This is a predicted structure of a 721-nucleotide part of an RNA (large-subunit ribosomal RNA, domain II) from a Planctomycetota bacterium.
Its Rfam family is "Bacterial large subunit ribosomal RNA".
The sequence was found in a public genome assembly.

Context: one part of a larger RNA
RNA sequence: ACCAAUAUCAUAUCUUUCUUCUCGAAGCAAGAGCCAGGGAGUGCAUAUGUGUGGCAAGCAUGCUAGUCAUGCGAAGUGAAAGCGAGUGCGCGCAAGCAAUGAGGCGCAGGGCGUGAAAACGCCUAAGUCACCCAUAUUCGACCCGAAGCCAAUGUGAUCUAAUCGCGGCCAGGACGAAGUCGAUUUUACGAUCGAUGGAGGUCCGCAACCUGUCAUGGCAUGUCCUGUUGGGUGAGCUGCGAGUAGGGGCGAUAGACCUAUCGAACUUGGCAAUAGCGGGUCCCCUCCGAAGUAUCUUUAGGAUAGCCUCGGGCGAGCUUGCGUACGCGGUAGAGCGACCGAUUUGGGGUUAUUGGUCCGAAAGGGCCAGUCCCCUUGUCAAACUCCGAAUGCGUGCGCUGCGUAGACCCCGGGAGUCGGCGAUGUUGGGUAAGCUAGCAUCACGAUGCCGUAAAGACGGUCUACACGGUUAAGGUCCCCAAAUCCAGGUUGAGUGUAUCGAAGGAGGGCGUGGUCUUAGACAGUCGGGAGGUAGGCUCAGAAGCAGCCAUCCUUUAAAAAACGCGUAAUAGCGUACCGAUUGAGAUCGCGCUUUCUGAAGAUGGACGGGGCUAAACUUGGUACCGAAACCGUGAUACGAUGAGUAGGUAGGAGGGCGUGCUGCGCAUCUUGAAGUACCGGCGUGAGCCAGUAUGGAAUGCGCAGUUGAGAAAAUCCUGGU
Numbered sequence: 001a002c003c004a005a006u007a008u009c010a011u012a013u014c015u016u017u018c019u020u021c022u023c024g025a026a027g028c029a030a031g032a033g034c035c036a037g038g039g040a041g042u043g044c045a046u047a048u049g050u051g052u053g054g055c056a057a058g059c060a061u062g063c064u065a066g067u068c069a070u071g072c073g074a075a076g077u078g079a080a081a082g083c084g085a086g087u088g089c090g091c092g093c094a095a096g097c098a099a100u101g102a103g104g105c106g107c108a109g110g111g112c113g114u115g116a117a118a119a120c121g122c123c124u125a126a127g128u129c130a131c132c133c134a135u136a137u138u139c140g141a142c143c144c145g146a147a148g149c150c151a152a153u154g155u156g157a158u159c160u161a162a163u164c165g166c167g168g169c170c171a172g173g174a175c176g177a178a179g180u181c182g183a184u185u186u187u188a189c190g191a192u193c194g195a196u197g198g199a200g201g202u203c204c205g206c207a208a209c210c211u212g213u214c215a216u217g218g219c220a221u222g223u224c225c226u227g228u229u230g231g232g233u234g235a236g237c238u239g240c241g242a243g244u245a246g247g248g249g250c251g252a253u254a255g256a257c258c259u260a261u262c263g264a265a266c267u268u269g270g271c272a273a274u275a276g277c278g279g280g281u282c283c284c285c286u287c288c289g290a291a292g293u294a295u296c297u298u299u300a301g302g303a304u305a306g307c308c309u310c311g312g313g314c315g316a317g318c319u320u321g322c323g324u325a326c327g328c329g330g331u332a333g334a335g336c337g338a339c340c341g342a343u344u345u346g347g348g349g350u351u352a353u354u355g356g357u358c359c360g361a362a363a364g365g366g367c368c369a370g371u372c373c374c375c376u377u378g379u380c381a382a383a384c385u386c387c388g389a390a391u392g393c394g395u396g397c398g399c400u401g402c403g404u405a406g407a408c409c410c411c412g413g414g415a416g417u418c419g420g421c422g423a424u425g426u427u428g429g430g431u432a433a434g435c436u437a438g439c440a441u442c443a444c445g446a447u448g449c450c451g452u453a454a455a456g457a458c459g460g461u462c463u464a465c466a467c468g469g470u471u472a473a474g475g476u477c478c479c480c481a482a483a484u485c486c487a488g489g490u491u492g493a494g495u496g497u498a499u500c501g502a503a504g505g506a507g508g509g510c511g512u513g514g515u516c517u518u519a520g521a522c523a524g525u526c527g528g529g530a531g532g533u534a535g536g537c538u539c540a541g542a543a544g545c546a547g548c549c550a551u552c553c554u555u556u557a558a559a560a561a562a563c564g565c566g567u568a569a570u571a572g573c574g575u576a577c578c579g580a581u582u583g584a585g586a587u588c589g590c591g592c593u594u595u596c597u598g599a600a601g602a603u604g605g606a607c608g609g610g611g612c613u614a615a616a617c618u619u620g621g622u623a624c625c626g627a628a629a630c631c632g633u634g635a636u637a638c639g640a641u642g643a644g645u646a647g648g649u650a651g652g653a654g655g656g657c658g659u660g661c662u663g664c665g666c667a668u669c670u671u672g673a674a675g676u677a678c679c680g681g682c683g684u685g686a687g688c689c690a691g692u693a694u695g696g697a698a699u700g701c702g703c704a705g706u707u708g709a710g711a712a713a714a715u716c717c718u719g720g721u
Base pairs, nucleotide, nucleotide: 017032018031019030020029033721034720035719036718037717038716043139045137046136047135048134049133051131052130053129054128055127058072059071060070061069062068063066076083077082087108088107089106090105091104095100109124110123111122112121113120114119142280143279144278145277149270150269151268152267154266155265161244163242164241165240166239167238168237169236170234172204173203174202175200179196180195181194182193183192184191185190209231210230214227215226217225218224219222246262248258249257283656284655285654286653287652288651293305294304295303296302297301306417307416308414309413310412311411312410313409317402318401321399322398323397324396325395326394327393328392333387334385335384341380342379346375347374348373349372352371353370354369355368356367357366358365359364420444422442423441424440425439426438427437428436429435448461449460450459451458465634466633467632468631469630470629474625475624476623477610478609479608483622485621486620487619488618489617490616496612497611504597505596506595507594508593509592510591511590512589513588514587515586516585524581525580526579527578528577530554531553532552535549536548537547560575563574564573565572636646637645638644657710660706661705662704663703664702665701666700667699668698675694676693677692678691680689681688682687
């Protein structure tokens, strides 16, 4: 120097701390500053079960050691008195060519009970002891955690409450009660005036002292200081001493105070109180893998069933889907001249009846509405049905799928779960909701990967060892892998570029229908637009044009008893209608599509961004990119060597790693053990093994046994920092 390590810088790629409760956590939910050590399913007894072992109609234990006792078992059944079984035939798994066939199954028989009987219920010989493991019950029972309850001839009034004893203190100033004196006055009581006097929960007060208000002040953040405010001869303040004690004291009452503790002090004990609640609960790999439902329940919990797992038994069927046959049904819909209830219009009827109203002295009569009937007409129903699907449900058969590698079924050990939530469809409540109560399916929960800017549920894919290729959804201007790809339209609004906007108003594009049109349309231009008559009435007036009635006739190419403006009323100006001119389409609708406006939110601002006139929208096409999918090659584990299988929370099952100590066996070590530091290698992993240095005397491996046997969390404990 290479190589390697470390530090720093740059670039690319990936990534929302861990644990916990939760439907859902990176969460602005809780716990954790870091390191070291400590820190949580244990023990006795009993029971059940798997496994292993001993003996076996017995097994085990005890002692006084037997012809013993006790426990369980060898016989059951019946409420009980009591009575009291060990047999036959057939089928049939493994195996076998078959016959056969241990267990097993069925039928019959037997015992006991009930019953008059038929018949029904239970029974018809494998246990017992020990050990490991799993689970249950009683105990603190996996660990930590209450607020509280009770007890003690328990401790406290050095704080504070009120009280008692002995003391202390209150600058200065102001106001000026009663009483007293004098003067005046009064028959008197008294009154008035002037002095004197010195009362008071009196006044002022930055004196002391106390202290309750306020502050944007100060700092070392305190029941602090400072300032301010209030009291300041009184129910005043204060020193020392003393007694009052816990369901008790003391209390000008605030449940205040009783030593920073008070709606029942503190200390110790009962005590490891109890906690259905909260937190925590320690190594690895492999296989399978849930539930948030039903019933009961003081219902945040639990029990039983359901769903998961493991073992055993049996031995051939089971039934996801489809088809077909036969049944079940009362929803959607529909209908109501089929009930039931609601309900619209017009007309008619009649016997009776109900209500109202009118005429009448009354008798009685008329009208309206209701009940009832007929015709006509318009409608409804979760708790209506003369009807009535689709899907569904049941059974048989066939196919499919699963199954002798053992399904279905049966028996037993161990659970967890009982807060769910989202999408789609659907039934209720609600104006509605990322709302709420249900049902079905599929997801999330318990599940990654790719896409959707980011993402629990959406789309793709299903199942995550390595590498290569092909595709899916979705994409292909740059960020960012792949088309600035091809062809036809639309948009000019930055519309739009994944997802939201009304009525109304104004444009563009495409399609379609009617009417008029060279016998000249539509628009423009030029001209006409008249007479009876100022129609009648009304009215101050009313002459086409305030209002009412009528709305004729004539001349015409055409011209209203007048469509609008106008006048006091006339007048005047246009219009309808007609002619001419011009010369080719005009006009009125409808449907689809698209743009603008309508369109308002708080720091500046969001199509993910840049930006884009396509890189927008739309129709069609070709190619490419793109995942843990598919294909190929290879690896690991399990599995007959094969086919194949291997996501996973709670949870079940299996196999391993590691700590300390003990026994047996075999080894290492002053030529350097353990430990420590660094470094290399191996193993899916827990972990293991070399090397160098340090260190200076013990240590390892195998097989067993045993355990204070594995930490990242407990506002954990102790120490260090």